The RNA shown here (c-di-AMP riboswitch aptamer (ydaO/yuaA leader)) has 151 nucleotides and comes from Aeromicrobium sp. The organism belongs to Aeromicrobium, within Bacteria. The model forms 92% of the base pairs in the Rfam consensus. It was read from a public genome assembly, where an Rfam model found it. Model confidence (mean pLDDT): 78 of 100. It matches the Rfam family "c-di-AMP riboswitch aptamer (ydaO/yuaA leader)". About the family: This family represents a conserved RNA structure found upstream of the ydaO and yuaA genes in Bacillus subtilis and related genes in other bacteria.
RNA sequence: UCGGAGGCACCGCCGAGUCGGCACGGACGUGGGGAAGACGCUCGUGACGAGCCGGGGAACCAUGUAGGUGGGGUGAAUCGCGCCGCGGCGCGUAGGGCAGACCUUGGCCCGAACCCGUCAGCUCACCCGGUAGGCGUCGAGGAUCGAGGAG
Numbered sequence: 001u002c003g004g005a006g007g008c009a010c011c012g013c014c015g016a017g018u019c020g021g022c023a024c025g026g027a028c029g030u031g032g033g034g035a036a037g038a039c040g041c042u043c044g045u046g047a048c049g050a051g052c053c054g055g056g057g058a059a060c061c062a063u064g065u066a067g068g069u070g071g072g073g074u075g076a077a078u079c080g081c082g083c084c085g086c087g088g089c090g091c092g093u094a095g096g097g098c099a100g101a102c103c104u105u106g107g108c109c110c111g112a113a114c115c116c117g118u119c120a121g122c123u124c125a126c127c128c129g130g131u132a133g134g135c136g137u138c139g140a141g142g143a144u145c146g147a148g149g150a151g
Stems, first nucleotide, its partner, number of pairs: 011136004018050003022046005028040003051131006061121001070119001071116004079092006095110004100145001102142005
């Protein structure tokens, strides 16, 4: 100097999944005679408040009478084809992502999972629920704003 792996801090990315104080508990630190009380810091849990996201739910509008089939929702994650041992696999694909934001172009990755329970169009008031998780991410061109640093 180059490459690889891991850890910490900061910063950043996907996503609604963030912010604030309070209470309780744990670790650590300060202090203390002390494993007490107190203070600080951090993590976890709980109930709140704010923000954000989603669902249910009138009128108007939309739909339209029978039979068959169940149907609906969160999410980018849907649909099709092929194979077999019928439940999976493989190949595509609607769609989504690639590091401040936007556009063009090439390339790469994902294309899962779960819930309601026979019920759901839209939808004011109103009601209900969620606020997880996973990561460190490639070039070229255009245009404009922003952010940071230095003087």